[in-house]
Record summary: RNAcentral holds the sequence, with entries from ENA. This is a predicted structure of a 1486-nucleotide RNA (small-subunit ribosomal RNA) from an uncultured bacterium. The coordinates come from a structure-prediction model, not an experiment, and the mean pLDDT is 84. It matches the Rfam family "Bacterial small subunit ribosomal RNA". Rfam links the family to the GO terms ribosome and structural constituent of ribosome.

RNA sequence: AGAGUUUGAUCCUGGCUCAGAACGAACGCUGGCGGCAUGCCUAACACAUGCAAGUCGAACGAUAAGCCACUUCGGUGGUGGACAGUGGCGCACGGGUGAGUAACACGUGGGGACCUGCCUGAUAGUAAGGAAAAACAGUUGGAAACGACUGCUAAUACCUUAUACGCCCUUCGGGGGAAAGAUUUAUCGCUAUCAGAUGGACCCGCGCUAGAUUAGAUAGUUGGUGAGGUAAUGGCUCACCAAGUCUGCGAUCUAUAGCUGGUUUGAGAAGAUGAUCAGCCACAUUGGGACUGAGACACGGCCCAGACUCCUACGGGAGGCAGCAGUGGGGAAUAUUGUACAAUGGGCGCAAGCCUGAUACAGCAAUGCCGCGUGAGUGAAGAAGGCCUUAGGGUUGUAAAACACUUUCAGUAGGGAGGAAAGGGUAAUGGUUAAUAGCCAUUAUCUGUGACGUUACCUACAGAAGAAGCACCGGCUAACUCCGUGCCAGCAGCCGCGGUAAUACGGAGGGUGCAAGCGUUAAUCGGAAUUACUGGGUAUAAAGGGUGCGCAGGCGGGCUCGUGCGUCGAAGGUUAAAGGCCAUGGCUCAACCAUGGAAAUGCCCUCGAUACGGCGAGUCUUGAGUAUGAGAGAGGAAGAUGGAAUUCCUGGUGUAGCAGUGAAAUGCGUAGAUAUCAGGAGGAACACCGGUGGCGAAGGCGGUCUUCUGGCUCAUUACUGACGCUCAGCACGAAAGCGUGGGGAGCGAACAGGAUUAGAUACCCUGGUAGUCCACGCCGUAAACGAUGUAUGCUUGGUGUUAGAACAAAUUGUUGUUCUAGUGCCGGAGAUAAUUCGUUAAGCAUACCACCUGGGAAGUACGAUCGCAAGGUUGAAACUCAAAGGAAUUGACGGGGGCCCGCACAAGCGGUGGAUUAUGUGGUUUAAUUCGAAGCAACGCGCAGAACCUUACCUGGGCUUGAACUGUGAGAGAUUUUAUCAGAGAUGGUACUUUCCAACUUGUUGGACUGUCACAGAGGUGCUGCAUGGCUGUCGUCAGCUCGUGUCGUGAGAUGUUGGGUUAAGUCCCGCAACGAGCGCAACCCUUGCCCUUAGUUGCCAUUUCCACUUUAGGUGGGAGGAACUCUAAGGGGACUGUCCGGGUAACCGGGAGGAAGGCGGGGAUGACGUCAAGUCCUCAUGGCCCUUAUGUCCAGGGCUACACACGUGCUACAAUGGGCGGUACAGAGCGUCGCGAAGCCGCAAGGUGGAGCUAAUCGCAGAAAGCCGCUCUCAGUUCGGACCGCAGUCUGCAACUCGACUGCGUGAAGUUGGAAUCGCUAGUAAUCGCGGAUCAGCACGCCGCGGUGAAUACGUUCCCGGGCCUUGUACACACCGCCCGUCACAUCACGGAAGUCGGUUGCACCUGAAACCGGUGAGCCAAUCCGCAAGGAAGGCAGCUGUUUACGGUGUGAUCGGUGACUGGGGUGAAGUCGUAACAAGGUA
Repeated sequence: AGAGUUUGAUCCUGGCUCAGAACGAACGCUGGCGGCAUGCCUAACACAUGCAAGUCGAACGAUAAGCCACUUCGGUGGUGGACAGUGGCGCACGGGUGAGUAACACGUGGGGACCUGCCUGAUAGUAAGGAAAAACAGUUGGAAACGACUGCUAAUACCUUAUACGCCCUUCGGGGGAAAGAUUUAUCGCUAUCAGAUGGACCCGCGCUAGAUUAGAUAGUUGGUGAGGUAAUGGCUCACCAAGUCUGCGAUCUAUAGCUGGUUUGAGAAGAUGAUCAGCCACAUUGGGACUGAGACACGGCCCAGACUCCUACGGGAGGCAGCAGUGGGGAAUAUUGUACAAUGGGCGCAAGCCUGAUACAGCAAUGCCGCGUGAGUGAAGAAGGCCUUAGGGUUGUAAAACACUUUCAGUAGGGAGGAAAGGGUAAUGGUUAAUAGCCAUUAUCUGUGACGUUACCUACAGAAGAAGCACCGGCUAACUCCGUGCCAGCAGCCGCGGUAAUACGGAGGGUGCAAGCGUUAAUCGGAAUUACUGGGUAUAAAGGGUGCGCAGGCGGGCUCGUGCGUCGAAGGUUAAAGGCCAUGGCUCAACCAUGGAAAUGCCCUCGAUACGGCGAGUCUUGAGUAUGAGAGAGGAAGAUGGAAUUCCUGGUGUAGCAGUGAAAUGCGUAGAUAUCAGGAGGAACACCGGUGGCGAAGGCGGUCUUCUGGCUCAUUACUGACGCUCAGCACGAAAGCGUGGGGAGCGAACAGGAUUAGAUACCCUGGUAGUCCACGCCGUAAACGAUGUAUGCUUGGUGUUAGAACAAAUUGUUGUUCUAGUGCCGGAGAUAAUUCGUUAAGCAUACCACCUGGGAAGUACGAUCGCAAGGUUGAAACUCAAAGGAAUUGACGGGGGCCCGCACAAGCGGUGGAUUAUGUGGUUUAAUUCGAAGCAACGCGCAGAACCUUACCUGGGCUUGAACUGUGAGAGAUUUUAUCAGAGAUGGUACUUUCCAACUUGUUGGACUGUCACAGAGGUGCUGCAUGGCUGUCGUCAGCUCGUGUCGUGAGAUGUUGGGUUAAGUCCCGCAACGAGCGCAACCCUUGCCCUUAGUUGCCAUUUCCACUUUAGGUGGGAGGAACUCUAAGGGGACUGUCCGGGUAACCGGGAGGAAGGCGGGGAUGACGUCAAGUCCUCAUGGCCCUUAUGUCCAGGGCUACACACGUGCUACAAUGGGCGGUACAGAGCGUCGCGAAGCCGCAAGGUGGAGCUAAUCGCAGAAAGCCGCUCUCAGUUCGGACCGCAGUCUGCAACUCGACUGCGUGAAGUUGGAAUCGCUAGUAAUCGCGGAUCAGCACGCCGCGGUGAAUACGUUCCCGGGCCUUGUACACACCGCCCGUCACAUCACGGAAGUCGGUUGCACCUGAAACCGGUGAGCCAAUCCGCAAGGAAGGCAGCUGUUUACGGUGUGAUCGGUGACUGGGGUGAAGUCGUAACAAGGUA
């Protein structure tokens, strides 16, 4: 410090997720030791049991046991101290918890009107008396708790008096108020006062959560006067008076919450948090109340009320673990009913000491942090085993074993600090004192206190001995293979894995990371600049309010003076300790702990500075405004008025249609329309001018004239003197809509009809109501848009246009320059993600306002508010997704555009689709009908040829190292041939005969070969063409596809390759930020067309010549000979826009000449980058999987040939351009020895016989056919057509039944030119005619070739199909066979409404009114003091009664929150459901 994830790819926006740290944690697996910490986060739920606050005899009375003394033996005195009591102090600390509390509760810093026990200092005092009541004793009530009565008594308990330096009150005269002694001689107490210290109370400034879907709150409320009350100020309380007080700088209300030091994260700013430790607060079963006291409204006190629990004799009582342990419960979850007061601290005490669940320790828990260990050295045969393997090896791995070492920790045994200071005894010295008692202090010495504790630590002993796991290994993210599984099981933090080769699931081996832990989960910060103060944005991504005016608020021009509030500097105070940081030190280190330092950004106080901001005063003119002179304008309101047009009405002319559409129909019209003429009525809107022209704040404004009126611009001078900018509120605000009343020509939601359509509640048409218009009143929204808030300043330019001014030139009109104010376009810097913006900013800045924070749910629900309503404004959440989005790029696509091409259409010729039949396919059937191919690009395709074989299929019969191949071991035998039997055959049985080669040691060995057995291994047309190679099809013989360097762009990419021409062509030319290059195109190759050269057998025969025959012809055959010609097969030539004319810059195009051939001459071979997971595992090869007495292999028979039917491709036809018969002419290219097979003969024919010749320019197949010349048929189901069938044959073959071809005779079906639709072809082509070949024993209408005859048409590119280039739009990228919307149906989830219903909180009114304080009363009762001789009274008090206040409770009525609710509403999500096709392209109606 970043990374993953939206896309085909890119940049941006933006969310989600991850890596880090941290935890009072929990869960899973695992677990050796120690140190230091930490440990109910949930039910402030309920609690059994024990303990957690007592102490003092040096305040007091009384006093048991024991002991001592005395004794009258009854007892008394002393000592003693248990229990209880009076009294004092403490119990208000310590300990717990966080319910409440949004508050002066807390934090911080101040303030004055206060209190403060114990403690410290100071001053003064401590006198004289008195009366009771506990205990106790007696009587007595009660179950108990607990009392009642009578009597006795002490005090440091209580009361009075005296005194009063300080003290308090005061009318300044005066008045008032204390005390306690103990013990013995010195202390401790006590009283009053002052002061301090400590602790506390009160007040104030500032800081301190969320919600405005909480906007008003308040009646002791705010203030005053007076009184009361308090320790003290104060409405704290009361009486009276006034009407205030708080609040947009957020009152009130609601929800949540103890606050802080700190902790945690973070670079910081900040965020989250408030366990342990520390400070403060609050609480103590819930609510209320006071008492005591220095201090409480009191955790282990009291009273009352409520709930709960317990005891009860039913009459009454008792209780409060949020102290320490512990129990139940809740929960994912949190410990022992331990030891000790040894230390520290606290209470009491003079002290010893007692008490102390504070505390110190121990126990439990890997809960955390830190440390240590589980060994270390050598050790290659790189052992065995595991795993993988290309079978060689690799890896686990120096790892182990083995050898030689060490012993931390744990174990056993022994030793052994420190935490201890005190206290007590003795002695000495000093102080006090009369004192060498005593007491106090110091010193010395002796004694002596440890829960922890079997302490830490040290030593010895033995032995590698007792001690390693967890997670992960697709990317992020370090780490890879095998097996299993087969969208199953499962994984997953995000992206995503899994559908038969899973590094992602499960296991294994190996590896990586951390380690006594490791992972997971929850919550927190970070990353997240993803709430942006530091540090973001708002044209199009989320986001500028529809517009203006404007109070508060925020901000504000130049100069001078003052002030010193902000601001800045310095010093001081404070910022508790702990923590954090730094340094040093102590535990062996560390964690931990100690000491010191710095820091503590804040607040307060003092002094200083005065630039800037504020405030006060003065002044200025440039911001703003006013006056004056001109000017433009659909600015607004009201009134008047005009013509054109539509419609309607009246009349005339006139006749059959009009209107409407893609085409129609509805509609109108013979009752006279449309058309046309004249006249009239009425409403609405204002053509031309008219313009990215004008005006207005926006909405918006358009005939003309008048009136009223707002704003703006320019120019000149003058004036005011900062008067300014922005703004909750207010006003305006298109269309539609609403209310009332008018008006209504045209248009026109709804509605009706007609069309269209599968449907058409639409688009189109005919009608047509609201409405549109006017007046008044509402509504308050729009893509109210420049999707761009307002204002101000600054920052290169060019060119239009509107309004004005000045200047110049010159003419009649005018033109030019400059300056303002608007309004457009293009562009610089700069900005931007890009598009783009660019002085009219989206640039550079300032001020203020508004708004945004992932998509959906949703601008919805609820609430509030506005509205007559419709609705508007404000405006969530649950749930759900990992995206949604912007701009640009490359493609693809478009019922977008432009250009171009192709038998693509058109123009033609001939077909298919109808018939019969052949063949292939589907389907069906079957034991099997083997398998594959599936739009074009499967279907006369694989198959260039299924009777057996082929053959892969079926049935049946056999074999199991096998039919074929290689090797090893054992053991046997030559192999072979022949005959015969069984059998469908494979096969099995039997018999006879024979005996290979080599070496030598002459009977052995070895080698071939053949059986047998055992192993390795064979075999598979079994699966996967979606694991593959190779080969092939297709777009397409289309003209394209790319690269290097450079340049442009953030980038994907672009450029080049686009543009203008041209071409069959990315062919070439020109231009150009491109320059070059590659694969394609073309050419090179083959063939064909012309010529030449060479050569001449088997081919040729013109010339010459010979022979034979003869129909006497340049006749036929043969020979000699020839090389002219044809031909054959080798090599050359030829064509290149070379030439001429025209056009053009050029490329090139048009035409001509010559030429056999002319603009690529014709044909072929040749197939770029790629697409279709195209085809093929059944040609072959091959990974993986599967079968192994079978999915292998052998054999026989059957099947692939089936047959209601459907389709494709062909053949033959339907006839006269024909059929039949007869005669007759002319090819090319092939093939042939397991072959072609001549002549001759036989057969009607298929064919037979025959066997010459030929390994082929020699012989053969081999007669070409259409054609031509004749004859016949005469338009018909025929002399067309030939299917089907019968009979008889031929050939091939082991075999012709299933299931071959052909021949002859007979039979003679459908069919009379073929619906919708559809195919081929542009010249030697189509059409038509025959011939050959491959395969092949036989089988050809198919396929591949060959030649013969030989056309028609092309205006042209609008349309269909396919393709190429450019451009445009896109929400597509699996790319339009795309994407995608809504209803309905089903399932499921959360939410809203809802008659109600059940709870919580709370307001108001009223009722009731416990305890208690206070007030009143107090005839009953009372010891102290006073008066009084006494009785009694006074003073003071108690009970009782009563009043105010008031808790709980109750009644009524509201508000608010939550739960639940038949039914209901929409929403989300789901598998391949239903209906349509709304959007994305002009998405087919933008």